[in-house]
């Protein structure tokens, strides 16, 4: 880089640097000099994988010590295809695209 494969309407911010763009991409809508985006520190949120405990048939369930993830907005919303509904451009559902664990190439 890609492939399988699970998740993705919950959850969790202060402080210092620094200074103009960020929210993946394309439409929207939104953050944003009352200082984003970064990056450091501290702390939280979770509980994907090892790791201990506990019950135990396949396996659950706790802890949160490790190794990741995360801490505006449902993955911010919609892209594409069905079904509904019937002129609103909404409503459901699935796909895709994309993140994040594990495992392989």
């Nucleotide at each position: 880089u890609u492939c399988u494969u699970a998740u993705c309407a919950a959850g969790a911010g202060a402080g210092a640097c620094g200074g103009a763009g960020g929210g993946a991409c394309u439409g929207g809508c939104c953050c944003u000099g009352u200082g984003a985006u970064g990056u450091c520190u501290c702390g939280g949120c979770a509980g994907c994988g090892g790791a201990c405990u506990c019950a135990u048939u396949c396996u659950g369930a706790g802890u949160g010590c490790u190794g990741u993830g995360c801490c505006a907005a449902a993955u911010c919303c919609a892209g594409c295809a069905a079904g509904u509904a019937a002129u609103a451009g909404g409503c459901u559902u699935g796909a895709a695209a994309g993140a994040u664990g594990a495992g392989g190439a």
Molecule: SAM riboswitch aptamer (S box leader)
Organism: Pontibacillus halophilus JSM 076056 = DSM 19796